[in-house]
């Protein structure tokens, strides 16, 4: 990298360094950002996929490998019902698509 499962409405920040964007890509909105975002590093945290222990097999418990730590994967784009509205189109659901972490497995 692919391929397969799972899971994504929950929860968790401080210091230092850096100096313009950032929020995965595109396009639309919409927010985050010189009161210093975003990245790195350092402590700290949260979760419990893997993993180690327990089981009464229903859980429980540690946190050793990851992941995480602004907004739901920030929302929308496609399809499918619904609602409103003369139309455009707004609105609420649901799926998919794309993505993300983790885990088999090539």
């Nucleotide at each position: 990298u692919c391929c397969g499962c799972a899971u994504c409405g929950a929860g968790a920040g401080a210091g230092g360094c850096u100096g313009a964007g950032g929020g995965a890509a595109c396009c639309g909105g919409c927010c985050c950002u010189g009161a210093g975002a975003c990245g790195c590093c350092u402590c700290g945290g949260c979760a419990a996929c893997c993993u180690g222990c327990c089981u009464c097999c229903g859980a429980g418990c540690a946190a050793g490998g990851u992941g995480c730590c602004a907004a739901g994967c920030c929302c929308g784009g496609c399809c499918g019902g619904g609602u409103c509205g003369a139309g455009a189109g707004g609105c609420c659901c649901g799926g998919g698509a794309g993505g993300a972490u983790g885990u088999c497995g090539a």
A computed fold for a 106-nucleotide RNA from an Actinomycetota bacterium, annotated as SAM riboswitch aptamer (S box leader). The prediction has a mean pLDDT of 88. The sequence was found by an Rfam model in a public genome assembly.